[in-house]
């Protein structure tokens, strides 16, 4: 630096439920596991999604890292 996830330690937590914040997408805490080799972090780019005004749309402000892509840092194990 590539490549994997059989192996070994172990890690992360979908969907629901309960409590909580939020107009709200969502988010944080239990509980629970559908999956996950980054499902560690990060909103740069794209989708998607929500607010508000509106006949509608555009602008704007948000969410979404477990949608895609980058950015970045990490354990094992093989070859270079």
């Nucleotide at each position: 630096g590539c490549a994997g996830a059989a192996a070994a330690a172990g890690c992360c937590a979908a969907a629901c439920c309960c409590g909580u914040c939020g107009u709200g997408a969502g988010g944080c805490g239990g509980g629970g596991a559908c999956g996950g080799a980054a499902a560690g972090c990060c909103a740069c780019g794209g989708g998607u999604c929500u607010c508000a005004a509106u006949g509608a749309a555009a602008c704007g402000a948000g969410a979404u890292a477990g949608c895609c892509g980058g950015g970045u840092u990490g354990c094992c194990u093989g070859g270079g």

A computed fold for an 80-nucleotide RNA from Desulfobacca sp., annotated as c-di-GMP-I-GGC riboswitch aptamer.
The RNAcentral record of the sequence draws on Ribocentre.
Lineage of the source: Bacteria > Pseudomonadati > Thermodesulfobacteriota > Desulfobaccia > Desulfobacca.
The coordinates come from a structure-prediction model, not an experiment, and the mean pLDDT is 82.